[in-house]
RNA sequence: CCGGUUGGCCGGGCGAUUGCAGGGGGCGUAGACCCUCUGAGGAAAGUCCGCGCUCCAAUGAGCAAGGUGCCGGGUAACACCCGGGCGGGGUGACCCGCGGACAGGGCCACAGAAAAGGACCGCCCAUGCCUGCGCCGAGGCGCUGAUGACUCAACGUCGCGUCGAGCAGGCCAUCGUUUGGGCAAGGGUGAAAAGGUGGUGUAAGAGACCACCGGCGCGGCCAGUGAUGGUCGCGGCCAGGCAACCCCCACCUGGAGCAAGGCCAAGCAGGAGCGAAGCCUGUGAGGGCGGGAGGCGGCUCGGUUCCCUCGAGCUCCGGGUAGGCCGCAUGAGCCUCGUGGCAACGCGAGGCCGAGAUAGAUGAUCGCCCAGGCUAGAGCGCGCGGGAGGAAGGCCAAGCCGUAAACCGCCGCUUGAAUCCGGACAGAACGCGGCUUAUAGGCCGACCGGCUCG
Numbered sequence: 001c002c003g004g005u006u007g008g009c010c011g012g013g014c015g016a017u018u019g020c021a022g023g024g025g026g027c028g029u030a031g032a033c034c035c036u037c038u039g040a041g042g043a044a045a046g047u048c049c050g051c052g053c054u055c056c057a058a059u060g061a062g063c064a065a066g067g068u069g070c071c072g073g074g075u076a077a078c079a080c081c082c083g084g085g086c087g088g089g090g091u092g093a094c095c096c097g098c099g100g101a102c103a104g105g106g107c108c109a110c111a112g113a114a115a116a117g118g119a120c121c122g123c124c125c126a127u128g129c130c131u132g133c134g135c136c137g138a139g140g141c142g143c144u145g146a147u148g149a150c151u152c153a154a155c156g157u158c159g160c161g162u163c164g165a166g167c168a169g170g171c172c173a174u175c176g177u178u179u180g181g182g183c184a185a186g187g188g189u190g191a192a193a194a195g196g197u198g199g200u201g202u203a204a205g206a207g208a209c210c211a212c213c214g215g216c217g218c219g220g221c222c223a224g225u226g227a228u229g230g231u232c233g234c235g236g237c238c239a240g241g242c243a244a245c246c247c248c249c250a251c252c253u254g255g256a257g258c259a260a261g262g263c264c265a266a267g268c269a270g271g272a273g274c275g276a277a278g279c280c281u282g283u284g285a286g287g288g289c290g291g292g293a294g295g296c297g298g299c300u301c302g303g304u305u306c307c308c309u310c311g312a313g314c315u316c317c318g319g320g321u322a323g324g325c326c327g328c329a330u331g332a333g334c335c336u337c338g339u340g341g342c343a344a345c346g347c348g349a350g351g352c353c354g355a356g357a358u359a360g361a362u363g364a365u366c367g368c369c370c371a372g373g374c375u376a377g378a379g380c381g382c383g384c385g386g387g388a389g390g391a392a393g394g395c396c397a398a399g400c401c402g403u404a405a406a407c408c409g410c411c412g413c414u415u416g417a418a419u420c421c422g423g424a425c426a427g428a429a430c431g432c433g434g435c436u437u438a439u440a441g442g443c444c445g446a447c448c449g450g451c452u453c454g
Stems, first nucleotide, its partner, number of pairs: 001450010012369007020039007041425001045436002048434005053257004065253005070084005085098005099248002104246002106242003120187002122183005128177002131173002134171003139163005145158004195213006214238001216235008261326004270317005278289004290308005296302002333352008370423001372421002377415005383410004393401003
């Protein structure tokens, strides 16, 4: 310098104007107004885990359902984090994964014969046929015939028929092929194919057997808190994958959620108590006078509404709607220093207070700047093409030799303005710890590989 791995951090700054929300003050109550302060994130997101908090439920055990899953540690807890173990990938920094597949069931696309005890090609044996580059060769075959022999079969002998030196028939052998069987070494398919190498063995083969290696199970010893590792012995000789399919084993788990939940409490309805005076008239609904309560106008009277036991009005009570308040911002909080620990994290001291809406505020416009981007331009290049004609020309000849630059265009690298563009993903709603997902651009640290220089 180039390429890469990993961890941490930032993720625009300042100002002006104008809005919005909340706190405090002007103002011992309230609205408006004025002043002042504060006002999103690393993910506020998905709501996937784990908690706090609240209410409800609750003897214990089992079952069901759900979850977790190498070991040790951290933590309030976790499916998180740290350290370690083993396996896999990478030259490496580093990354990824994690109970059990001899308890059982199920599944394994496509291809392939077969996806779990498999056989397509192949190898081997037997067998019939074909073939002859061979050898033997005069008999072979058939018969409800006779006979050895009481019966039957086979065999021998005889008889009859038929074929046969124009080669019957037999034997042997290669290739091909039919049928029956053996095998799993090789080929081929696949993500994956029934341990690997060598030998013995066999018709051919094969853990069939043997040696070594790998792997599995069991047991002992050693190291380690442990996962596990090392080592020794024994065993059967070898066991495919999927458990995010059911399942097995161990452990864990009550339910609902801030619209939790609590407090205050209009109006209407309900309950209790207090509560006025009745009289006349009408068949009656009602009407008149008088009385009670509440308004209105004016000002001491007038009018109006309701009521007079079928109860106006007043007082009280319980539940509780609208509405308001709390929950709700001092908390598993943040910062600095010290300290224990490899680390996650813990402990101690000091300091700080950092949004709180409820239809949901955190917005908009502008100015200056900062990263960053685009390009004009500039510089560089044994770069490419044109310029450039194996030309002009040179050398005694045959023949040989034979450019370069300016300039133009393109490409690459470096630098780089004025102007222009220009900051991603995204938006709190009870809170917290994680995980996951989205994220323009930038900064810092550590490490790995390659090349080069000293």